Annotation: The prediction has a mean pLDDT of 79. SAM riboswitch aptamer (S box leader) from a soil metagenome, 108 nucleotides, folded computationally.
[in-house]
RNA sequence: CUUAUCAAGAAAGGCUGAGGGUAAUGGCCCAAUGAAGCCUUGACAACCUAUCCCGCUAUAAGCAGGAAAAGGUGCCAAUUCCAUCCCGAUGAUGUCGGGAUAGAUAAG
Repeated sequence: CUUAUCAAGAAAGGCUGAGGGUAAUGGCCCAAUGAAGCCUUGACAACCUAUCCCGCUAUAAGCAGGAAAAGGUGCCAAUUCCAUCCCGAUGAUGUCGGGAUAGAUAAG
């Protein structure tokens, strides 16, 4: 940089000790009944690899669907916690929906 996904899902223990939730701003939350970080174990998920089932096909490569979870990642408060910029709907200082930007993850 490209493509895909982001409303679901899943925590215990040990070390440590004050912050954390996206860099910013504003909210709203989490946190000494222990934040972040590191380690161990366990879970969740099914993106990639391998495996199995079924179907399509020119029976080769390949493609759709499903199972399982061995390997590579990821992940285990709250929608990516919410908003920020644009558009639309709506008896409307609001609410709802869509998009953009940013971010996260996977594969290339």